[in-house]
Context: one part of a larger RNA
Molecule: small-subunit ribosomal RNA, 3' major domain
Organism: uncultured Facklamia sp.
RNA sequence: UGACGGGGACCCGCACAAGCGGUGGAGCAUGUGGUUUAAUUCGAAGCAACGCGAAGAACCUUACCAGGUCUUGACAUAGGAUGCAUAACCUAGAGAUAGGUGAAGUCCUUCGGGACAUCCAUACAGGUGGUGCAUGGUUGUCGUCAGCUCGUGUCGUGAGAUGUUGGGUUAAGUCCCGCAACGAGCGCAACCCUUAUCACUAGUUGCCAGCAUUAAGUUGGGGACUCUAGUGAGACUGCCGGUGACAAACCGGAGGAAGGUGGGGAUGACGUCAAAUCAUCAUGCCCCUUAUGACCUGGGCUACACACGUGCUACAAUGGAUGGUACAACGAGCAGCGAACUCGCAAGGGCAAGCGAAUCUCUUAAAGCCAUUCUCAGUUCGGAUUGUUCUCUGCAACUCGAGAACAUGAAGCCGGAAUCGCUAGUAAUCGCGGAUCAGCACGCCGCGGUGAAUACGUUCCCGGGUCUUGUACA
Numbered sequence: 001u002g003a004c005g006g007g008g009a010c011c012c013g014c015a016c017a018a019g020c021g022g023u024g025g026a027g028c029a030u031g032u033g034g035u036u037u038a039a040u041u042c043g044a045a046g047c048a049a050c051g052c053g054a055a056g057a058a059c060c061u062u063a064c065c066a067g068g069u070c071u072u073g074a075c076a077u078a079g080g081a082u083g084c085a086u087a088a089c090c091u092a093g094a095g096a097u098a099g100g101u102g103a104a105g106u107c108c109u110u111c112g113g114g115a116c117a118u119c120c121a122u123a124c125a126g127g128u129g130g131u132g133c134a135u136g137g138u139u140g141u142c143g144u145c146a147g148c149u150c151g152u153g154u155c156g157u158g159a160g161a162u163g164u165u166g167g168g169u170u171a172a173g174u175c176c177c178g179c180a181a182c183g184a185g186c187g188c189a190a191c192c193c194u195u196a197u198c199a200c201u202a203g204u205u206g207c208c209a210g211c212a213u214u215a216a217g218u219u220g221g222g223g224a225c226u227c228u229a230g231u232g233a234g235a236c237u238g239c240c241g242g243u244g245a246c247a248a249a250c251c252g253g254a255g256g257a258a259g260g261u262g263g264g265g266a267u268g269a270c271g272u273c274a275a276a277u278c279a280u281c282a283u284g285c286c287c288c289u290u291a292u293g294a295c296c297u298g299g300g301c302u303a304c305a306c307a308c309g310u311g312c313u314a315c316a317a318u319g320g321a322u323g324g325u326a327c328a329a330c331g332a333g334c335a336g337c338g339a340a341c342u343c344g345c346a347a348g349g350g351c352a353a354g355c356g357a358a359u360c361u362c363u364u365a366a367a368g369c370c371a372u373u374c375u376c377a378g379u380u381c382g383g384a385u386u387g388u389u390c391u392c393u394g395c396a397a398c399u400c401g402a403g404a405a406c407a408u409g410a411a412g413c414c415g416g417a418a419u420c421g422c423u424a425g426u427a428a429u430c431g432c433g434g435a436u437c438a439g440c441a442c443g444c445c446g447c448g449g450u451g452a453a454u455a456c457g458u459u460c461c462c463g464g465g466u467c468u469u470g471u472a473c474a
Stems, first nucleotide, its partner, number of pairs: 001474002003471003007468007015458002019422005026313008034304002042053002064299007073124001077123002079120005088101005106115003126288002129286003135282002137277003140273001142271001147186006153162003166177003192265004197233007207222002211220002236259001239253005315415001319374007331362003336355002341350003381412001386407007428450007
C1' cells in the first nucleotide's frame, strides 16, 4: 500500500421489511446430470452452466455410430497433356458410384489464349483433432457501482503519501466551502434515439367538421380534426416563500402537457475471476496424412428405474359452456401474403381478385360487455393418455413433424423444508406480431388491452461504496 475481520462510523440497492403473484406437490414441454447405448457428437458448471451456443436435429443440418466407398482428394494455387465436360436415357446398386447409349458442338477472345472439364506428376490440400493454462478478437461478471489515474509541486531515508482526506450536499469524485497543494485525463452528467405537449410546413394510399352523394369516406369536394414525417418551441431549480454558512443544495408553492435526471433505451472507466470461447472466425505449437481427411445409405443426437433447473396447463363459480356484441398496437408479404365466392362438422380443399403494399392481404384481437345454463361434485372442473378416421408440409412423417374430428377421460381439490420476481402504466392478467423456418414454438424478441397492493423504517440477512481501526496474511 492492499486484502481480510462473527471491528467501528456513515451511506446505498426489491437487500430486508410492508405488499402482490409465483416456484417447490400434479400432468405435460424443454434443458441438464446420471444410467443405457454401436452412437446416444461437442461445448457451457455457484451467483455469472442447466427454454444456454441452437433465430427452429425426419433427410440435409451433423461434428457421433454401423456398413459401403475414394486417395493430389469434396475445396485452393502452380506445371504438362487433351478438348471435351455437363444435361437426357438405359442397366446394376441402398446410394455414393460403375458400365453403356448418345442429341448438341457451349461462353469470352486482342485469335496468342482464357473460362470450364478430364488425365498425369509433385509441391501440397484437408482436419468441428489437442492445448482458451501459448494467443488475437469477442463476451460474461462485479456494475451504470462511482470510482480509477496522471503532470508539476510539497512531505517522507524509502515503500509511499498528499491531491482523491475534512464540513455540507448529490443519483453521481455532483456541486459548494475549507485545506500544500495547483491543474489535467478516463469514467458521472450532457450531446444521440424514443415517448409525453404545442406550433409551422406538407396532404396521398391517410382523415371527414360543414356542403352534396353512397350500401360503404363510396364519389365530388375540403386541409379544419385524426394521423403521417420533417423543422422548430418547451423544463433551466428559470420564478416565489422557507431552511441553510451570505454557499452548494434541500423542502413547499405557482405557472405548466410535463418539475427537479419527466418515463424508457443506447452508452459499461482502471481493473477482478489463468472466468467463457482453438466448434463463429483468426492463430503459435503439437498430432493425423489410403486417414483423426472426403463421399454415400441407414441409424443416433428424440433412449429412460431415477435426480435437478426453467416454463406451460390446471386444480375451478372473480369459474366452465353456448349465443350475441365492442375496442388495439408493433410488424410481415412475390419461389410471398392470399380476399370474396364455394365444398367440408373441422383441420383444410377448389376457383381466384388485389397487393413489391399508409392503397391489397395476413387481420374476426382476446380478456371485456349483454343474455342463457351449470350449483360445489374429481363435476358441464381438468385435460394427460390411448384408439379410429382424416388434413397439411415435404423425395420421404416407422424410428421422429404439426394440426382436425369422434371416442377415451389419468394425475390434480392450491402444494413440506425451502426459494424467486416485482415500487406504476410496474406486478398480475389478456390476446397479437416477428425472426429462425418447406413443415414444426408452452421458448425467444417485440406490441398493445385491462390494470392493482405496499414501502413504518434500516435492528437484522445479502451485495456494494467512503473513512477509520486490528492483523502472526501478500